[in-house]
RNA sequence: GGCAGAUUAGCUCAGCAGGCUAGAGCGACGGUCUCAUAAUCCGUAGGUCCCGUGUUCGAGUCACGGAUCUGCCA
Repeated sequence: GGCAGAUUAGCUCAGCAGGCUAGAGCGACGGUCUCAUAAUCCGUAGGUCCCGUGUUCGAGUCACGGAUCUGCCA
């Protein structure tokens, strides 16, 4: 330098052929239970879906540019 993949909650990751309000598990917090702790069960909060532009009635999803990480080739 070229090519490919990844980037969504604090962490690990789903997400479809573009469509209603963006999710799961773990973690956090509150409650339940206990003499107490843990576990169980119930609930709550937490997101500029890496950034920008474009296409569209509508974009996490498509196009283009950029950033970071990983791998391959030279």
Molecule: transfer RNA
Organism: Pseudanabaenaceae cyanobacterium